Predicted 3D model of a 366-nucleotide RNA (Bacterial RNase P class A) from a Longimicrobiales bacterium. The model forms 92% of the base pairs in the Rfam consensus. The gene name in the source record is rnpB. The RNAcentral record of the sequence draws on ENA.
[in-house]
RNA sequence: CGGGAAGUGAGUGUGGAUCGCGGGCGUCGUGAGGCGCUCGAGGAAAGUCCGAGCUCCACAGGGCAGGGUGCCGGCUAACGGCCGGGCGUCGCGAGGCGAUGGAAAGUGCAGCAGAGAAGAGACCGCCGAUGGCCGUCGCGAGAUGGCACAGGCAAGGGUGAAACGGCGGUGUAAGAGACCACCGCGCCCCUGGUAACAGCGGGCGGCAAGGUAAACCCCACCCGGAGCAAGGCCAAGCAGGGACGAGGCGCUGCCCGCGCCGUCGGAGUCCCGGGUAGGCUGCUGGAGGCGGCGGGCAACCGUCGUCCAAGAGAAAUGAUCCGCCUCCGCAAGGAGACAGAACUCGGCUUAUUCACUUCCCGUAUC
Numbered sequence: 001c002g003g004g005a006a007g008u009g010a011g012u013g014u015g016g017a018u019c020g021c022g023g024g025c026g027u028c029g030u031g032a033g034g035c036g037c038u039c040g041a042g043g044a045a046a047g048u049c050c051g052a053g054c055u056c057c058a059c060a061g062g063g064c065a066g067g068g069u070g071c072c073g074g075c076u077a078a079c080g081g082c083c084g085g086g087c088g089u090c091g092c093g094a095g096g097c098g099a100u101g102g103a104a105a106g107u108g109c110a111g112c113a114g115a116g117a118a119g120a121g122a123c124c125g126c127c128g129a130u131g132g133c134c135g136u137c138g139c140g141a142g143a144u145g146g147c148a149c150a151g152g153c154a155a156g157g158g159u160g161a162a163a164c165g166g167c168g169g170u171g172u173a174a175g176a177g178a179c180c181a182c183c184g185c186g187c188c189c190c191u192g193g194u195a196a197c198a199g200c201g202g203g204c205g206g207c208a209a210g211g212u213a214a215a216c217c218c219c220a221c222c223c224g225g226a227g228c229a230a231g232g233c234c235a236a237g238c239a240g241g242g243a244c245g246a247g248g249c250g251c252u253g254c255c256c257g258c259g260c261c262g263u264c265g266g267a268g269u270c271c272c273g274g275g276u277a278g279g280c281u282g283c284u285g286g287a288g289g290c291g292g293c294g295g296g297c298a299a300c301c302g303u304c305g306u307c308c309a310a311g312a313g314a315a316a317u318g319a320u321c322c323g324c325c326u327c328c329g330c331a332a333g334g335a336g337a338c339a340g341a342a343c344u345c346g347g348c349u350u351a352u353u354c355a356c357u358u359c360c361c362g363u364a365u366c
Base pairs, nucleotide, nucleotide: 001362002361003360004359005358006357007356008355009354010353013324014323015322016321017320018319019318021040022039023038024037025036026035027034028033042338046349047348049347050346051345052344053343054227055226056225057224066223067222068221069220070219071085072084073083074082075081086100087098088097089096090095101218102217106216107215108212109211123157124156125153126152127151130150131149132147133146134145135144136143137142165183166182168180169179170178184207185205186204187203188202189201190199191198192197231281232280233279234278240272241271242270243269244268247261248260249259250258251257288307289306290305291304292303293302294301295300325336326335327334328333
């Protein structure tokens, strides 16, 4: 210098001024409310894609259907997550990527190109031993040359993502696992590894068994539903039920008077259960954060110390000004990403700007 991996912080940031908003506590006030103090968005709060806690409903047990996951080991409350490893593949490398079980159970599928795409095929090509045709030699049996007609072949070329093992030899008319050695492949054993798996370790087989399972399918394992508008408690008014009941209410504190409602189809009073509005709760202290020590390669676990960090209920977290920071611009000035809590937590995915830290690699330079 060019790259790779892991991680951290947060930017409309910081200091100040003025005004304002939501929660909590205190205080003043009969009350409405005032004043003071304090707290008040994120790494993704997002998508709601997985997994849980919590709550209600359902539920003997087993099976089918349906859905999901899928190399091995570990972590975890759990997971489709994470860590470590194996295998494949890409990269010189650090490393990246992979829904990565099964295709010698079955069924299906394969565009274009190509002769042929699964028990296949012959376009160019090779051969033409054998048979045929035409020559030459020979008395003859036959020998030999040519043609490329029958026929044989699949080495080489060509098509394709992929052409029915590869390469070398033997063999042959030319060829071919037809045969042989090596490699590849499968099975068994041995060795290493907890395992996946690995071994230019051994034996046997034989070229059979191509691809595709985010195609059906097979195998193994997992899965009840709905969600904080879950749910719990209190409870006006109206309606309902029951008891008492001849008066009740207003002007009006009392008497009179007047008005309204009512007198058994009953005003009014009291009680009851369910429960609407409304209120309280669930609600933020939790599989919690940070730090030290110990165990582990790591994910993570244990232990000690310390801290409390929005909790509203249709939604507050804002606005203006001045100074500072970074970038652009000569300057005036402009710009500073993605984005916004709604019961909580563990993940994944997606969006996105700037700055920084650590470790590592190199066909680069000294």